[in-house]
Context: one part of a larger RNA
RNA sequence: UUGGGCGUAAAGGGCUCGUAGGCGGCUUGCCAAGUUCCACGUGAAAGACCAGGGCUCAACCCUGGGAACGCGAGGAAAACUGGUAAGCUUGAAUCUUGGAGGGGGUACUGGAAUUCCUAGUGUAGGGGUGAAAUCUGUUGAUAUUAGGAAGAACACCGGAGGCGAAGGCGAGUACCUGGCCAAAGAUUGACGCUGAUGAGCGAAAGCGUAGGGAGCGAACAGGAUUAGAUACCCUGGUAGUCUACGCCGUAAACGAUGUGCACUUGGUGGUGGGUUCGUACGAGUUCACUGCCGUAGCUAACGCGUUAAGUGCACCGCCUGGGGAGUACGCCGGCAACGGUUAAACUC
Numbered sequence: 001u002u003g004g005g006c007g008u009a010a011a012g013g014g015c016u017c018g019u020a021g022g023c024g025g026c027u028u029g030c031c032a033a034g035u036u037c038c039a040c041g042u043g044a045a046a047g048a049c050c051a052g053g054g055c056u057c058a059a060c061c062c063u064g065g066g067a068a069c070g071c072g073a074g075g076a077a078a079a080c081u082g083g084u085a086a087g088c089u090u091g092a093a094u095c096u097u098g099g100a101g102g103g104g105g106u107a108c109u110g111g112a113a114u115u116c117c118u119a120g121u122g123u124a125g126g127g128g129u130g131a132a133a134u135c136u137g138u139u140g141a142u143a144u145u146a147g148g149a150a151g152a153a154c155a156c157c158g159g160a161g162g163c164g165a166a167g168g169c170g171a172g173u174a175c176c177u178g179g180c181c182a183a184a185g186a187u188u189g190a191c192g193c194u195g196a197u198g199a200g201c202g203a204a205a206g207c208g209u210a211g212g213g214a215g216c217g218a219a220c221a222g223g224a225u226u227a228g229a230u231a232c233c234c235u236g237g238u239a240g241u242c243u244a245c246g247c248c249g250u251a252a253a254c255g256a257u258g259u260g261c262a263c264u265u266g267g268u269g270g271u272g273g274g275u276u277c278g279u280a281c282g283a284g285u286u287c288a289c290u291g292c293c294g295u296a297g298c299u300a301a302c303g304c305g306u307u308a309a310g311u312g313c314a315c316c317g318c319c320u321g322g323g324g325a326g327u328a329c330g331c332c333g334g335c336a337a338c339g340g341u342u343a344a345a346c347u348c
Base pairs, nucleotide, nucleotide: 003320004319005318006317007302008301012316014201015200016199017198021194022193023192025088026087027086028085029084030083031082033081034080035077036076037075038074040072041071042070049065050064051063052062053061054060091191092188093187094186095185096184097182098181099180103177104176105175106174107173108172109171110154114150115149116148117147118146119145120144121143125136126135162169163168206247207246208245209244210243211242215241216240220236221235222234223233258315259314260313261312262311263310266293267292268291269290270289271288272287273286274285275284276283277282278281297304298303321348322347323346330341331340332339333338
């Protein structure tokens, strides 16, 4: 609860698509549902309100008036909303020509490093730490040279740089594929915005089946440290981390800031295009994106400030003292783990 709010106090849904619904550009004609006006009917009386009156006053009672703008049928108006018909091009979309990009998917390829294996050289240590020890080594380690195998990740470039709706994306090549930007024209002619329910996507961890397993490494074991040490440090090490397919559906999923449109002084960088001027090179201008600083304004302050947290409009989501509790119960989803929805008693 017809209120005020949601960057940090409670509060923006993780993200997108989209159904119903809500809202919707410019011009003209018609209709008259909404809307406005007129007159009629009705809206009983009592009560309430106003004026007057009766009980000595008042309560109480009586008379009159207005109101009850609500509903119904009738007439009128046509600015706005709506409906309908016709049209328009600025919103939206399509085509043509170019452009940038770690956007997505599949296949193949590459080098550095690591570990392991084989062989050579070589001899007593190596490793690790604050110091040690566990560990490893004369069955020849560490180091070094040559060869081989495997898996995972891609140094430099690399950048407050790019792309993506978000999650996220980084070696190279090829193929398949989504979006974005600019410039002129051309085409369609409001085809738009938002979006409950719904559908899809969605890091990491986790789960199922089948593979794979170099390094790292929950659990676990040992060595230390310590009063203790179920830790921090060290030596090992299983799941996992990787691939395919299928689940899970959550995060400080953050810009802690929903989406779209419009308007409102500036300065200075970056990325990708166009264009004008003059000689390289520079100066100017324009579009899209991305930073910083700041005007007005806003804000409790911090800060935000044309990428708004300013000024407005449209639509959605959400909040309403702390704890109890994102819990219980129910229902829905899931193989499970658990997720979604979501109270109350009680208490301060």
Model confidence (mean pLDDT): 90 of 100.
The part of an RNA shown here (small-subunit ribosomal RNA, central domain) has 348 nucleotides and comes from a Spirochaetales bacterium.
The sequence was found in a public genome assembly.
Its Rfam family is "Bacterial small subunit ribosomal RNA".
NCBI's taxonomy places the organism under Bacteria, Pseudomonadati, Spirochaetota, Spirochaetia, Spirochaetales.